[in-house]
Context: one part of a larger RNA
RNA sequence: GCCAGGGAGUGUAUACCAGUGGCGAGGUUAAGGACUGUAAGUCCGUAUCCGUAGGGAAACCGAUAGCCCGCAACAGCUUGCUGUGAGGGGCGAGGUGUGCUCGCCUGGAGUCACUGGUGUACGACCCGAAGCCGGGCGAUCUAGGCGUGGGCAAGGUGAAGCGGCCCGAAAGGGCCGUGGAGGCCUGAAAGGAUGUUGAUGUGCAAAUCACUCCCCUGACCUGCGUCUAGGGGUGAAAGUCCAAUCAAGCCCGGGGAUAGCUGGUUCCCUCCGAAACAUACCGAAGCAUGACCCGCCCGGAGACGGGUAGUAGGGUAGAGCACUGAUUGGAGGACCCGGGGGGUGACACCCUCGACCUCCUGUCAAACUCCAAAUACACUACCGUUGUAGAAGGGCGGAGUCGGGUCUAGUGGGUAAGCUACUAGUCCGAGAGGGAGACAACCCUGACCGGGGUUAAGGCCCCCAAGUGUCGGCUAAGUGUUAGUACUAAAGGGUGUCUCGGGUCGAAGACAGCUGGAAGGUAGGCUUAGAAGCAGCCACCCUUUAAAGAGUGCGUAACAGCCCACCAGCCGAGACCCGAGGCCCCGAAAAUGGACGGGGCUAAAGUCGACCGCCGAUACCCCGGGGCACCGAAAGGUGAUCCGGUAGGAGGGCGUACUGAUGGCGCAGAAGUCUGAGGCGUAAGCUCGGAUGGAGCCGUUAGUAACGAGAAUCCUGGC
Numbered sequence: 001g002c003c004a005g006g007g008a009g010u011g012u013a014u015a016c017c018a019g020u021g022g023c024g025a026g027g028u029u030a031a032g033g034a035c036u037g038u039a040a041g042u043c044c045g046u047a048u049c050c051g052u053a054g055g056g057a058a059a060c061c062g063a064u065a066g067c068c069c070g071c072a073a074c075a076g077c078u079u080g081c082u083g084u085g086a087g088g089g090g091c092g093a094g095g096u097g098u099g100c101u102c103g104c105c106u107g108g109a110g111u112c113a114c115u116g117g118u119g120u121a122c123g124a125c126c127c128g129a130a131g132c133c134g135g136g137c138g139a140u141c142u143a144g145g146c147g148u149g150g151g152c153a154a155g156g157u158g159a160a161g162c163g164g165c166c167c168g169a170a171a172g173g174g175c176c177g178u179g180g181a182g183g184c185c186u187g188a189a190a191g192g193a194u195g196u197u198g199a200u201g202u203g204c205a206a207a208u209c210a211c212u213c214c215c216c217u218g219a220c221c222u223g224c225g226u227c228u229a230g231g232g233g234u235g236a237a238a239g240u241c242c243a244a245u246c247a248a249g250c251c252c253g254g255g256g257a258u259a260g261c262u263g264g265u266u267c268c269c270u271c272c273g274a275a276a277c278a279u280a281c282c283g284a285a286g287c288a289u290g291a292c293c294c295g296c297c298c299g300g301a302g303a304c305g306g307g308u309a310g311u312a313g314g315g316u317a318g319a320g321c322a323c324u325g326a327u328u329g330g331a332g333g334a335c336c337c338g339g340g341g342g343g344u345g346a347c348a349c350c351c352u353c354g355a356c357c358u359c360c361u362g363u364c365a366a367a368c369u370c371c372a373a374a375u376a377c378a379c380u381a382c383c384g385u386u387g388u389a390g391a392a393g394g395g396c397g398g399a400g401u402c403g404g405g406u407c408u409a410g411u412g413g414g415u416a417a418g419c420u421a422c423u424a425g426u427c428c429g430a431g432a433g434g435g436a437g438a439c440a441a442c443c444c445u446g447a448c449c450g451g452g453g454u455u456a457a458g459g460c461c462c463c464c465a466a467g468u469g470u471c472g473g474c475u476a477a478g479u480g481u482u483a484g485u486a487c488u489a490a491a492g493g494g495u496g497u498c499u500c501g502g503g504u505c506g507a508a509g510a511c512a513g514c515u516g517g518a519a520g521g522u523a524g525g526c527u528u529a530g531a532a533g534c535a536g537c538c539a540c541c542c543u544u545u546a547a548a549g550a551g552u553g554c555g556u557a558a559c560a561g562c563c564c565a566c567c568a569g570c571c572g573a574g575a576c577c578c579g580a581g582g583c584c585c586c587g588a589a590a591a592u593g594g595a596c597g598g599g600g601c602u603a604a605a606g607u608c609g610a611c612c613g614c615c616g617a618u619a620c621c622c623c624g625g626g627g628c629a630c631c632g633a634a635a636g637g638u639g640a641u642c643c644g645g646u647a648g649g650a651g652g653g654c655g656u657a658c659u660g661a662u663g664g665c666g667c668a669g670a671a672g673u674c675u676g677a678g679g680c681g682u683a684a685g686c687u688c689g690g691a692u693g694g695a696g697c698c699g700u701u702a703g704u705a706a707c708g709a710g711a712a713u714c715c716u717g718g719c
Stems, first nucleotide, its partner, number of pairs: 001719006011122013026050002032044004054061002064092001066091004073084005093106005125264002128261001132254006143228009152218001154186003157182001161178007191214002195211002198209002230246001232242002267653006277290003281286001292400001293398006302386003306383006318371001319369002324365003329360005337354006404428002407425007433444003448625007458615003461599003467612001469611006480601002492586003496583010513570005519543003524538003549564001553562002626643002628639004654708001656705010672692005678687003
C1' cells in the first nucleotide's frame, strides 16, 4: 500500500413541544400488597402530583346571564345576495393591586400513557493530549561516597640529601660524582574522544568503522561488596545523570481527567434552503439573544422592492467665487496702519514691500456657496404583479451561521498593494453548461430526464465547427494579431506617412539652384597704439541707383580679402509658414533559446468604418417521459409564472438482525458462494437463469435495535 473483519448521537432522570390513544371538571397512581397456570398478566393501594381563581410584598380581598362585527359551515332563494353563525375579533362588565384612560386576570379543559423532536445533568457522537494527584518498583546503566582487592611495557630528564675536591675569616658558594624527586617529559597496555563537520545513516551498530588525536604515578584506571530515590537523590555545574526514558524516572490507580482545538462520523429519493451581520460576554478559533433558513398551527383580505403622472422637501455630483478661506500677474487710488532702507540731533520727508479700496486677468476647497441636477425618499392617483388554490399579520418547535470574498458605482486611510475600513447592488461562497489559451466570482446563461432544431456571448486561414466574405481607408513598425482581470508604459521628441483648417508669396515669374552686381560722401563721430561695415560707445543720415545696411558672418595688428542682406538675369509652377487629427517611430534594460495559445499572417489572418452570410451552450422552441404543487369523489386535468444547491430543516422509502401474529418455500435441494450486456425500479435495491453447496429459509403485518463504512498518520489479521 491493497484486501477482509471491526469501527462513532446511546441509556437513565427531568423539562418543553408535536402526534396518537384513554378518561374528562377531573386525570393519575408511587412505594407496597393480593391473586396467578409465575420473567407475563389482573386487581388493590388516591399518600402524592397536575388541573378546577386570580390579584397583591403582605395583611387580605375575590371574578362575564350584556352589545356589535364576522371566517368556515349550515339554511333560504332571483347564483350572489340574505339569515343563523361554533371558533375568532371589538366594546362593555367584573376580580385584584392604594387612585386612573395603567398592570395582571375572568364567559370551565385538563390529565395520564406511548411515539417522535429538542434542552439540562451525567463519559453523553467517537478517537486524541501535554499534564495533576496517590500508592508502589528501581543506583546490575549512570553520578557521588564508603569498605576491600587489582593494574600501569620501555625510554628520557635528573630536585633534595650524601661523598670528594676547590674557594672563602665566616655565612656560604662552585665543580665532579652519587642519589632518584615530580598532579615532570616521550610512549605501549589501560583509559579517553580532537579533527576529518570522512565512512555509515531501511547502518555491522537505536552512537558503529577508519585514520588522526588526548592522557598514561595520578584530582589515575578498575573488580567485588555497600549507601543515597522522584520535588527526591547525585552533580569539579552541562539542567548533567538516576536502566536506550529526565526542567521532575518507571509501573499501576483516580480515569472514559479535561481539550471553546485537529481528525473522523456508515443506505436512497423528494420539497424548501441560509449566514459570514447586530448586541452582550476576560469576548476575539467560543457562546447567548436578535436578523436570515425550515416545519406545523392560528388568522381571514389584503400585500408589493415594478411603471407612469402629479405634489412637497432637499443642497450631493457638477459648477462658481457673491460669502468664509487659500491663490497668479497687472493697472490705478488712498494714505490712516505694519516691516525694511535712505534721511535728520530728533522729527518731518522720500523709496520700497505688506495691509486697504476700485478695475482687469489666472486658479482652489469634506468642515466655502450667488447657483444647481440626474437619481433617491415621502404622499396621492392610475396601471402592473401577487393573494380565498389562503396573502399580510401572529404563535410554537428545529436549525445552521456570527473567519467571508470578487466585480461595478460612491467614500475614508495609505506613495502604493492580490492593501485596509465602510455604503449600495451583483456574483462566488452554495452554481453546473458555453466563451475568455489554461483561469471561484469577467461576458453569455440559472442544469428534472431523453431526442431534434434555433440562437447568445464569442467566433469563421490551419490546429478547430463556421467567410482565405464584399466595399472603402490607414499602418511597413511583425506595429499589431490581448474586452477586462493582467501579462505595463510616461514626460518629451519625429521633413515616417495620410487627412483637415488658416495665412503669405507666385506668369507684372514666386521657392530652390546657377551667373552677375552689391557703389559714392566715408576710414560717420567718439574711443584707441591702431578701430577703416565687423573690440567698445553714440548716431544710424544723404547721394547714385535695378539694388546695395554707416552692415549678417568669416577674416586682418590695422588694412586687404571672402560672404550675407538687397537687386538683375537664366529657369518656368507652385513655394513657404502656422495649427489640428489618424496610424506609425524613438524614448523602451535581466539573467539557458522562446513566445500573439501555437503555426503563421503585410491591398492582411493587423487596424478604422459599412454590409451580407454562417458556426456556436444544459439558454429558447418542438416531441416524449418523470416528479412536485393545485383542482377533482374518481377517471383525469392545469402549471408562461414549479423541479441547480453547501450548512441546515421537513417528508417518503430501501436494506440488515431479532420478536409476536399470519401466509408460504425446502433433500424432486434451504441459506451461503461464484457467475450471466437476463428482467423490474428514478434510486437505496428487488428478482430470475446456470454452477457450487447440503439443511434450513422467505413474504405480509406489528414491533424492537450494539442496523448500513472509503477515509479517522483509525484497530486486528492476511498478502
Annotation
This is a predicted structure of a 719-nucleotide part of an RNA (large-subunit ribosomal RNA, domain II) from an Archaeoglobaceae archaeon. The organism belongs to Archaeoglobaceae, within Archaea. The RNAcentral record of the full RNA draws on ENA. Its Rfam family is "Archaeal large subunit ribosomal RNA". The coordinates come from a structure-prediction model, not an experiment, and the mean pLDDT is 85.